[in-house]
RNA sequence: CGAGCUGGCCGGGCGGCCGCGGCGUCGCCGUCAUGGCGUCGUCGAGGAAAGUCCGGACUCCACAGGGCAGGGUGGUGGGUAACGCCCACCCGGGGUGACCCGCGGGACAGUGCCACAGAAAACAGACCGCCGGCGCGCUUCGGCGUGCCGGUAAGGGUGAAACGGUGGUGUAAGAGACCACCAGCGUCCUGGGUGACCAGGGCGGCUAGGUAAACCCCACCCGGAGCAAGGUCAGACAGGAAGCGUUCGAGGGCGGCCCGCCCGAGCUUCCGGGUAGACCGCACGAGGCCGUCGGCGACGACGGUCCCAGAUGGAUGGUCGCCGUGUCCCGGUCCGCCGGGGCGCACAGAAUCCGGCUUACAGGCCAGCUCGUCCU
Repeated sequence: CGAGCUGGCCGGGCGGCCGCGGCGUCGCCGUCAUGGCGUCGUCGAGGAAAGUCCGGACUCCACAGGGCAGGGUGGUGGGUAACGCCCACCCGGGGUGACCCGCGGGACAGUGCCACAGAAAACAGACCGCCGGCGCGCUUCGGCGUGCCGGUAAGGGUGAAACGGUGGUGUAAGAGACCACCAGCGUCCUGGGUGACCAGGGCGGCUAGGUAAACCCCACCCGGAGCAAGGUCAGACAGGAAGCGUUCGAGGGCGGCCCGCCCGAGCUUCCGGGUAGACCGCACGAGGCCGUCGGCGACGACGGUCCCAGAUGGAUGGUCGCCGUGUCCCGGUCCGCCGGGGCGCACAGAAUCCGGCUUACAGGCCAGCUCGUCCU
């Protein structure tokens, strides 16, 4: 210098004017009361506030259990309030490398499935080929062709996948039929590691297909509903009809079903009528920032410091100036740039809160690392 990899961060700045929401002070006005207007001060969106996909806090309901179903997670060890998240490591795959990717338990518990092609797709299979026997035809008597029966998984061909690989012995031709080495499987031992696992050695039979985001098995986890939760206050209204039922028990609760238990005098449907206001929940929190210490790290401990949106037809905006930045045009230039003008500067926006994941995003900054080339 070129090409890359990984992690972190920002995502317009300053000022003037006008405007909006919350809280507080003061003044004026008003009500039985909540208030209204104005002044001043202060605070006022995000890295994703989004999707609402996981996990929790919080609230209400239930808590009497048992069985059966159901859902979720899935290498190991940690972190955390918890998680399907994060960190470190292991294994497998990709890359020259930095590094990246993996819904990564079990296919000797059982069942199912394996398209197309192919003869055959799972305790396999003779289409071509090879070999043997028999028959027929031809013959230059060496054989050749053809049909039937059998042997053969070495060779060809199909396929994502064809029941270990290479070499040899062996044979009519062949075959783990046998042998050597290698791969792989099972089992045992030794060493290392908390562990997943790794390294080495012995023995065994010669060989075992894939699929569990198919049923299933194993281990672990899981009550239900959600801030329209839930509560307080105020206000409005009009009831009627039918059916079932009151220990011969309707109906309800215990997440679903069954058993069992408890409550139990009301319940269901239809027609008609009324309300949809205010306040609490609700902004101090697994909180932000800084520092020290522990840890490879996720993270944790301690100390200091700060207070930081709470709307409910739903505020957080508009405009002007200067600056920043990208691009285009014009002019100048000592080719480094300088000046002027036009256009553009994203994705998006709280609604109970928090931790994650995922998705969207103009442009920019920082740090570490890898490979290649050249120079010293």
Bacterial RNase P class A from Phytoactinopolyspora alkaliphila, 376 nucleotides, folded computationally. It was read from a public genome assembly, where an Rfam model found it. Its Rfam family is "Bacterial RNase P class A". By type it is a ribozyme.